[in-house]
Molecule: small-subunit ribosomal RNA
Organism: uncultured bacterium
RNA sequence: CGCUGGCGGCAUGCCUAAUACAUGCAAAUCGAACGAUCUUCUUUGAAGAGAGUGGUGAACGGGUGAGUAAUAUAUGUCUAACCUACCCCAACGUGGGGGAUAACUACCUGAAAAGGUAGCUAAUACCGCAUAGGAUAUAGGAUGGUAUCUUCUUAUAUUUAAAGGUGCGUUUGCACCGCGAUGGGAUGGGGACAUACGACAUUAGCUAGUUGGUGAGGUAAGAGCUCACCAAGGCGACGAUGUCUAGCCGGGUUGAGAGACCGACCGGCCACAAGGGGACUGAGACACGGCCCCUACUCCUACGGGAGGCUGCAGUAGGGAAUUUUCCACAAUGGGCGAAAGCCUGAUGGAGCAAUGCCGCGUGAGGGAUGACACAUUUCGGUGCGUAAACCUCUGUUGUUAGGGAAGAACAACUAAGAUAGGAAAUGAUCUUAGCUUGACGGUACCUUUCCAGAAAGUCACGGCAAACUAUGUGCCAGCAGCCGCGGUAAUACAUAGGUGGCAAGCGUUAUCCGGAUUUAUUGGGCGUAAAGAGUGCACAGGUGGUCAAGUAAGUCAGAUGUUAAAUUCUGGGGCUCAACCCCAGCCUGCAUUUGAAACUGCUAGACUAGAAUAUCGGUGGGAGUAGUGGAAUUCCAUGUGUAGCGGUGGAAUGCAUAAAUAUAUGGAGGAACACCAGUGGCGAAGGCGGCUACUUGAACGAUUAUUGACACUUAAGCACGAAAGCGUGGGGAGCAAAUAGGAUUAGAUACCCUAGUAGUCCACGCCGUAAACGAUCUUGACUAGCUGUUGGUUUAACCAGUGGCGCAGCUAACGCAUUAAGUCAAGCGCCUGGGGAGUACGUGCGCAAGCAUAAAACUCAAAGGAAUUGACGGGGACCCGCACAAGCGGUGGAGCAUGUGGAUUAAUUCGAAGAUACGCGAAGAACCUUACCUGCGUUUGACAUACUUGGCGAAGCUAUAGAGAUAUAGUGGAGGUUAACCGAUGUACAGGUGGUGCAUGGUUGUCGUCAGCUCGUGUCGUGAGAUGUUCGGUUAAGUCCGGCAACGAGCGCAACCCCUGUCUUAUGUUGCUAACAUUUAGUUGAGGACUCAUGAGAGACUGCCUGGGUAACCAGGAGGAAGGUGGGGAUGACGUCAAAUCAUCAUGCCCCUUAUAUGCAGGGCUUCACACGUGCUACAAUGGGGAUUACAAAGAGUCGCGAUACCGCGAGGUGGAGCUAAUCUCAAAAAAAUCCUCUCAGUCCGGAUUGGAGUCUGCAACUCGACUCCAUGAAGUUGGAAUCGCUAGUAAUCGUGAAUCAGCAAUGUCACGGUGAAUACGUUCUCGGGUCUUGUACACACCGCCCGUCAAACUACGGAAGUCGGCAAUGCCUAAAACCAGUGUCCUAACCUUUUGGAGGGAGCUGUCUAGGGUAGGGUUGAUGACUGGAGU
Repeated sequence: CGCUGGCGGCAUGCCUAAUACAUGCAAAUCGAACGAUCUUCUUUGAAGAGAGUGGUGAACGGGUGAGUAAUAUAUGUCUAACCUACCCCAACGUGGGGGAUAACUACCUGAAAAGGUAGCUAAUACCGCAUAGGAUAUAGGAUGGUAUCUUCUUAUAUUUAAAGGUGCGUUUGCACCGCGAUGGGAUGGGGACAUACGACAUUAGCUAGUUGGUGAGGUAAGAGCUCACCAAGGCGACGAUGUCUAGCCGGGUUGAGAGACCGACCGGCCACAAGGGGACUGAGACACGGCCCCUACUCCUACGGGAGGCUGCAGUAGGGAAUUUUCCACAAUGGGCGAAAGCCUGAUGGAGCAAUGCCGCGUGAGGGAUGACACAUUUCGGUGCGUAAACCUCUGUUGUUAGGGAAGAACAACUAAGAUAGGAAAUGAUCUUAGCUUGACGGUACCUUUCCAGAAAGUCACGGCAAACUAUGUGCCAGCAGCCGCGGUAAUACAUAGGUGGCAAGCGUUAUCCGGAUUUAUUGGGCGUAAAGAGUGCACAGGUGGUCAAGUAAGUCAGAUGUUAAAUUCUGGGGCUCAACCCCAGCCUGCAUUUGAAACUGCUAGACUAGAAUAUCGGUGGGAGUAGUGGAAUUCCAUGUGUAGCGGUGGAAUGCAUAAAUAUAUGGAGGAACACCAGUGGCGAAGGCGGCUACUUGAACGAUUAUUGACACUUAAGCACGAAAGCGUGGGGAGCAAAUAGGAUUAGAUACCCUAGUAGUCCACGCCGUAAACGAUCUUGACUAGCUGUUGGUUUAACCAGUGGCGCAGCUAACGCAUUAAGUCAAGCGCCUGGGGAGUACGUGCGCAAGCAUAAAACUCAAAGGAAUUGACGGGGACCCGCACAAGCGGUGGAGCAUGUGGAUUAAUUCGAAGAUACGCGAAGAACCUUACCUGCGUUUGACAUACUUGGCGAAGCUAUAGAGAUAUAGUGGAGGUUAACCGAUGUACAGGUGGUGCAUGGUUGUCGUCAGCUCGUGUCGUGAGAUGUUCGGUUAAGUCCGGCAACGAGCGCAACCCCUGUCUUAUGUUGCUAACAUUUAGUUGAGGACUCAUGAGAGACUGCCUGGGUAACCAGGAGGAAGGUGGGGAUGACGUCAAAUCAUCAUGCCCCUUAUAUGCAGGGCUUCACACGUGCUACAAUGGGGAUUACAAAGAGUCGCGAUACCGCGAGGUGGAGCUAAUCUCAAAAAAAUCCUCUCAGUCCGGAUUGGAGUCUGCAACUCGACUCCAUGAAGUUGGAAUCGCUAGUAAUCGUGAAUCAGCAAUGUCACGGUGAAUACGUUCUCGGGUCUUGUACACACCGCCCGUCAAACUACGGAAGUCGGCAAUGCCUAAAACCAGUGUCCUAACCUUUUGGAGGGAGCUGUCUAGGGUAGGGUUGAUGACUGGAGU
């Protein structure tokens, strides 16, 4: 804040504007201190009121947190350096005088506030004097003590007291309250010291009263607190100074604790009182409700001048998300005054308001099932709400009615009685008893009682985290969301409803803090690759430190004492009916003091040699610096020889060259770098170091015996070194080579390649100070299995010191590391804390510059990152396969036509299919039908199904009429029917939908791919994802098989089993066949079963045999065989992929239509046509066309059919009807081929499109829109660009044949059948696809991935910026209120003194010091803003 709200108890309630405040109240009291005045009465008196003088209080109580990082606070210690009114105790006093003044009166000024002058008066007001004691100073003495000092005491000097009132009794007086002084106490306060108590170093230096001394002043008191002089100190990395923030604490919240955050209420301390400054009074203030001054603001005003301060209680305005009544009472507790009664008290006690919090109670309890109704849901059967309700019985907390009714009250005072001490007595003082009297809350708590289940439940959630699910609506819309995320038509996540869960007079949200977070790690983290080891060394401070015994007692440990306020927390009790709440007791980690212990650390002094260092001997090394020197090579120059090219590249060109290059020979010049040796070889702290020689010089190592005696390790700041590039000055410059130029490449090419080429590279001196400065691994020490190389030393055995490889334990997130640790320990330093912004901005330091070092924030994201795993991918690798390429043959792409698609068109051109995997596909047949489309005409329970109701009639067909028809009417007709199954009608349920969603689905299908793969159980390995098996070596068509192996087995796939075909055997021979025997034109007929063929059943092939190779699997060759290594073909398609295709085959959820998106009919359309693409057919011709003659198939189909012989027609076809339900008859002629003739290379005797005419057939019907025939016509086309397809053998090519669908047919399609019948394969480099292993990956929607930068548009925050406007803290100068203090020459002046003049003293005025404030000047710091500009983010 939203929704809701019954009661009570106890608490709490302006966190913001320390902003401004109307109004009322919050501090008064005393007549027993004083004088005057007034009022009343019972009037010689008594009671009361209050202005003024005087006393006490107002410094308490109450509020707030602005300031303050220390003049605060907390804890502890000290004050011998201090004060303390009222109160208590002790002992002692209270004598005697004086002068004023307010009130009041009169007059005056002023608007007011207020004031002035003159006069009168009192005191417990004021002032002298006396006495006492005290104090101070000086000078002594004694005690304690030995820095200062303390106590007692003597002398001198100075200074300083008082006040009365009331009562009683009176004869002095007594009592009480006051007053004065002294000593002590108590209480409260002042002061000092130590420790603790925020952030920032992008604040590193600060400080002149500053630090100290001497002296003085000042204070209650120490002190630079103040002043004069002297000295130059003081603080600071253990954080001074500066800036920002902040009241501190007891405590509160949280946490296991250590901690972290906070400082509301209650309590202690501090500070403040509109903003500043100042003093006065007082015991106490520099004073919230006092004074003075300045400033700002508000108010009054007669404009001259005045008044004010809610950060007291209420309340108002404002601010704000937000915080209450202008209440009651002094009854209680406490405070002030008073002798007391008493008065005052917004302290306090209470009430009111607010669910703000904590605690308690209630909103009913028991029974009650056909499990009502409603609501919700549903598979329509039911289920949930739910014993919930109704209904019955009961109770009465709270509420309501009526009645009763507290505790909190103890006093004090008064009355009466008594006691105690003292007194002459009385009053009185103190104490006891009795009586009387006092309640705001409040007629409240509480008790009794009347009445009725009556008046009392909400809120949030329900995808996971996190308890709780369905329906409807919505359709990436509206919306939700703390994080992940939800919503795109079946949302448990949106909205609503029902149900459910949680909590409950509350619930949810928001904000904040702690926790979880070991996510700042003291407890308790890290730094090879995740963020993180400084590039390297030296070294001061700091930290840490070997062995032995001794002393000490700082750390450490133990005991005791003091303190640790109360409250709180905790523990144990107790009181409100319980609880919250309240009361009692105990406990209380700190600090201080003290007593002890002595192991460890420290300290002191002593000793040791194992750490460290030195000496001696020895060799090793590209360690460093300087000087000298050498050869090879490049280039250049000179000369000779020599001639046309050289050079360069993938290929070229620029370039060089007839002015003689390149090449070659000789000589010379110059600079730079040092081949071979050369090596996970050496040296160095790192960077780095390589020809040879000399000189100078550093270091490490080995060996030997000596010496010192812990001398050590690490190291912030600091210092030094520090590749390359770069900078400055001066040299040098052969080669190479940024920039630059030219040539290429390319779409471009500011690149890669080539030709040139300047800085630079080299030297000297000086800067820079960074690198993937890397072992991405800080330095030092100790310990912890081994094996094996190599360098140095060596006595050649070991060993030591380096430098490598492998590897155990251990560690690691894994990778990996593993005596050279990333293992186990110790010491020290550096560094890290999500990604981006950003190693950037600003500031500062360094630098000549470039830049380096240090180093943020706003904003933004939910990730970024590491290691490993499985896939996928790679213009990565290895191996292998496939008509994948290659080798061949033939095509497509060009032409015409056919057909499908796109597009366009249209009333409609229905719909689907879309890379491969759509496009002669669904469609194995669109003239009507089909048909889903369009137009028009009709029907509405419907063309079709079931049921109910109702009538009993009369269906189909035929005829007639109208109509385009559906249909309607009439006639004829007589199926079926009364169990109504037939027909009609009405109404209701319903029918119907080729309407949507293939991304809601089933089923089916395509594709990878007939590729060889895909998995499982158990075991083992790994933290895990996963791995292993399935990898490896061979082999295969194959994850086929063999061998090996932490694997052993198994499943789905492969293969085989199935079908066709190839050979043979056998059985059976009709419609088939015909060798032999007859017969015929003819297997025609007898006859036959031999052959072919058909139909069955079998055989056959298994690497079985041989040779060679091989461990084996297997391979190569051979034999035999019809067939040989899966013989050929088919069927068969693993886990899965493509949200692949299909809601139009069918089925189906949901949605939609219901006189229409259903249904009937006619006509039209699906056949359009500038164009584009796919698939085909026919061709372009002579391997051919035409003519004639003549051979050889297979597989099919046929009664709504195939239809022979015959006849007619040129032909399509017609007439006619033998045979055939088919090994019998028919379709049916096979064609290419073969033989002969012709054509002779041409747009042809090629090609046949198109068109005209005439016909045939099917069919209600050939116009849109059929096929075929004949005659005539005779287009394009002469082999096809880029590109692309098929095929490895009976294959391609080529030739015909048949069938399905079908009235007919647009079939050149599809599916089958046979005839003729090739070429080629070296091979796997390349293209495409696939498989296995391996490798890289920042990809996982998986490369059609991911992703970088500019630009364009929008938004956001930030930096710079000519400047502009503020804040803050200081500084210099000028000015300066009030007040204190000091001085004082002027003026005034009661107390005392006086010689009466004056003096002392006081006041005013003036001056000075100081100073709030104001002004001014130049700086510092910080913030806001700024045209424009810069990058950053989304």